Transfer RNA from a Candidatus Calescibacteriota bacterium, 72 nucleotides, folded computationally. Taxonomically the source falls in Candidatus Calescibacteriota (Bacteria, Bacteria candidate phyla). Model confidence (mean pLDDT): 85 of 100. It matches the Rfam family "tRNA". By type it is a transfer RNA. The RNAcentral record of the sequence draws on ENA.

RNA sequence: GGGCGUGUAGCUCAGUGGAAGAGCGCUACCCUCACAAGGUAGAGGUCGGAGGUUCGAUUCCUCCCACGCCCA
Numbered sequence: 001g002g003g004c005g006u007g008u009a010g011c012u013c014a015g016u017g018g019a020a021g022a023g024c025g026c027u028a029c030c031c032u033c034a035c036a037a038g039g040u041a042g043a044g045g046u047c048g049g050a051g052g053u054u055c056g057a058u059u060c061c062u063c064c065c066a067c068g069c070c071c072a
Stems, first nucleotide, its partner, number of pairs: 001071007010024004018055001026042005048064005
C1' cells in the first nucleotide's frame, strides 16, 4: 500500500428501514440477626465520526478514525 471483518449501556452481545433490547454488573426497596441467593422497581445509549439516499437510518451508500485477520 491492497482486500476482508468488527465498532450498539460499565462488560459480553442481539437488533439489517417505522426509531434500541437481553444477560451480567450498578442503585433503591423487600427478604435475613447479617451476608449470599431470590423477588420488585430504577438509573445508565447523540448506536465510532462526518456527509448522502429516504417521509423516516443502528440498518442502505461514500469518506474518515480505531481495532483484528490475510496479501504484498